Predicted 3D model of a 74-nucleotide RNA (transfer RNA) from Roseivivax halodurans JCM 10272. RNAcentral holds the sequence, with entries from Rfam.
[in-house]
RNA sequence: GUCCCUGUAGCUCAGCUGGAUAGAGUGCUGCAUUCCUACUGCGGAGGUCGUGGGUUCGACUCCCUCCAGGGACG
Numbered sequence: 001g002u003c004c005c006u007g008u009a010g011c012u013c014a015g016c017u018g019g020a021u022a023g024a025g026u027g028c029u030g031c032a033u034u035c036c037u038a039c040u041g042c043g044g045a046g047g048u049c050g051u052g053g054g055u056u057c058g059a060c061u062c063c064c065u066c067c068a069g070g071g072a073c074g
Stems, first nucleotide, its partner, number of pairs: 001073007010026004019057001028044005050066001052064003
């Protein structure tokens, strides 16, 4: 330099052919339980869906640019 893959909650990851209020596990946190802690049960908070544009009535999803990480080739 060319090409490919990935980017969604603190972490690990789902997510539909374009249409629902964007989800799970774990972590954090409140309460219950306990002599206390842990475990367990119930609840809660936490997201500009990497950036900026475009298409569309409507975009995490399709197109383009850029950024970051990984890989193949040279």